A computed fold for a 432-nucleotide RNA from a Desulfobacteraceae bacterium, annotated as Bacterial RNase P class A. Lineage of the source: Bacteria > Pseudomonadati > Thermodesulfobacteriota > Desulfobacteria > Desulfobacteraceae. Its Rfam family is "Bacterial RNase P class A". By type it is a ribozyme. The sequence was found by an Rfam model in a public genome assembly. Its mean pLDDT, the model's own confidence on a scale to 100, is 77. The model forms 99% of the base pairs in the Rfam consensus.
[in-house]
RNA sequence: AGCGUCAUUCAGGCUAUCGCCGGCUUGCUUCGUGCGGCCGGAGGAAAGUCCGGACACCAAAGGGCAGGGUGCUCCAUAACGUGGAGUCGCGGCAACGCGAAGGCAAGUGCAACAGAAAGCAGACCGCCCGGCACCCACUUUUAUUGUCAGGCUCCGGUAAGCCGGAAACAGUCCUGAUAAUAAAUGUGGGUGCCGGGUAAGGGUGAAACGGUGCGGUAAGAGCGCACCAGUUUCCCGGGCGACCGGGGAAGCUAGGUAAACCCCACCCGGUGCAAGACCGAAUAGGGGAGCGUUUGAGGACGGCCCGUCUGAUGCUCCCGGGUAGGUCGCAGGAGAUGCCGGGCAACCGGCAUCCACAGAUGAAUGAUCGCCGCCGGUAUCCCGGGCAACCAGGAUGCCGGAACAGAAUCCGGCUUACGGAUGGCGCCGGCC
Numbered sequence: 001a002g003c004g005u006c007a008u009u010c011a012g013g014c015u016a017u018c019g020c021c022g023g024c025u026u027g028c029u030u031c032g033u034g035c036g037g038c039c040g041g042a043g044g045a046a047a048g049u050c051c052g053g054a055c056a057c058c059a060a061a062g063g064g065c066a067g068g069g070u071g072c073u074c075c076a077u078a079a080c081g082u083g084g085a086g087u088c089g090c091g092g093c094a095a096c097g098c099g100a101a102g103g104c105a106a107g108u109g110c111a112a113c114a115g116a117a118a119g120c121a122g123a124c125c126g127c128c129c130g131g132c133a134c135c136c137a138c139u140u141u142u143a144u145u146g147u148c149a150g151g152c153u154c155c156g157g158u159a160a161g162c163c164g165g166a167a168a169c170a171g172u173c174c175u176g177a178u179a180a181u182a183a184a185u186g187u188g189g190g191u192g193c194c195g196g197g198u199a200a201g202g203g204u205g206a207a208a209c210g211g212u213g214c215g216g217u218a219a220g221a222g223c224g225c226a227c228c229a230g231u232u233u234c235c236c237g238g239g240c241g242a243c244c245g246g247g248g249a250a251g252c253u254a255g256g257u258a259a260a261c262c263c264c265a266c267c268c269g270g271u272g273c274a275a276g277a278c279c280g281a282a283u284a285g286g287g288g289a290g291c292g293u294u295u296g297a298g299g300a301c302g303g304c305c306c307g308u309c310u311g312a313u314g315c316u317c318c319c320g321g322g323u324a325g326g327u328c329g330c331a332g333g334a335g336a337u338g339c340c341g342g343g344c345a346a347c348c349g350g351c352a353u354c355c356a357c358a359g360a361u362g363a364a365u366g367a368u369c370g371c372c373g374c375c376g377g378u379a380u381c382c383c384g385g386g387c388a389a390c391c392a393g394g395a396u397g398c399c400g401g402a403a404c405a406g407a408a409u410c411c412g413g414c415u416u417a418c419g420g421a422u423g424g425c426g427c428c429g430g431c432c
Stems, first nucleotide, its partner, number of pairs: 002427009012372003016368003020041006027035002043404001047415002050413005055272004062306004067268005072086005087101001088099004102263002107261002109257002124202002126198013140184012152171001153166005210228006229253002231250008276328004286319006298310004335354008374401009384391002
């Protein structure tokens, strides 16, 4: 210097001229708020009409169902769906912000497509076991054929087998070796089909019925074990509590969604100032129908039921007529300001002061000029810090700007719109 985040505060002032509304007035007065004088006259959101109340009426006073609201803990408040302080979760680098934050193991639903299967799940590809069929290789056995060697003849040795020598006719002969073929058996491998086991591996998907590793198994699986996560439960420590930290047990493993229906806990009359009260005036206290008179019609109590009350020239319905004027409600309050005390805070308590602090009713507070102030830009000058880069301040002149927006019974909040000033905190860059 920039960006962000949180909090507080202001929402122009004065004069003049003209014009409004309310109040006061021992002035004037045509006695009429007519003249004059004095005092006062929109917000921090007056908006939205999202919540809560005060107050008024429904005569008074209930129970239940339906319906609605809230939904972590403690505290504050007249109350609230509000506020404060926390816990947990999510977002953010952080300061901080947001939360519709009880329950899915009560039940019922929903999740396209893909995928075998999406919560009492499930077999597409695979892995393992068994059976059948075929193929290949090897071992063993038998048979046949081919090839090679020896023998079948004589002599010598020998108990025999066998050894040595000589000779060379011959066969559908014998023995051995080897090769090929066929068959059988055994082993191993491959392919296909069938049956069984499996959910570890692969695939699909946002998500697949806990995760990693080891053992185990025919192959696997919390099947078992170690560690981790979750769930249930026990104990210890801290805290009012939500909850936090720690140590055990149980192989128990139950996905997501309740801002889905629902379950659970707590809370809730209605209508609203066009509420309502009073005064005055006017009209035609008109016409018709029905029900009923204490055996209770009708009516009132947000919807429904129960119940209660009221009720007799009563009540309801239809047609027709008149009025729609004035006063009050109307601003003295869960009030404002200052100080003190308690509290982390929201807020509470005490004391003092103030209230001539808007009250209109087709709806007042306006218009114009001038000056000052505020914000932005620019020029000149002065001055301070600093080594410097640079930064802060003051004076004068000129130019420009000033947002969102108007009470209507009032108050406490929330949400939305928006100009200026100040401060705290976080992040980040440059220079020294």